Transfer RNA from Candidatus Levybacteria bacterium RIFCSPLOWO2_01_FULL_39_10, 72 nucleotides, folded computationally.
RNA sequence: GGCGGCGUAGCUCAGCGGUAGAGCGGUGUCUUCAUAAGGCAACGGUCGCAGGUUCGAUCCCUGCCGUCGCUA
Numbered sequence: 001g002g003c004g005g006c007g008u009a010g011c012u013c014a015g016c017g018g019u020a021g022a023g024c025g026g027u028g029u030c031u032u033c034a035u036a037a038g039g040c041a042a043c044g045g046u047c048g049c050a051g052g053u054u055c056g057a058u059c060c061c062u063g064c065c066g067u068c069g070c071u072a
Base pairs, nucleotide, nucleotide: 001071002070003069004068005067006066007065010024011023012022013021018055027041028040029039030038048064049063050062051061052060
């Protein structure tokens, strides 16, 4: 240089056109003499960036950025 995978919550990952979720972690609360474990609740996202298609884009297309790999 060429080709390909991945990029979504603090972390690990779902979601493959119709208003974004889980587990873990953190916070509050219940329980306990106290802690752990457990229950409940809320918080936490411009879905890597910018364009395009569409009535509508996390999802499809293009470019770029980051990361991982294959190849010369």

About this RNA
Its mean pLDDT, the model's own confidence on a scale to 100, is 82. Taxonomically the source falls in Candidatus Levyibacteriota (Bacteria, Bacteria candidate phyla). It matches the Rfam family "tRNA". About the family: Transfer RNA (tRNA) molecules are approximately 80 nucleotides in length. It was read from a public genome assembly.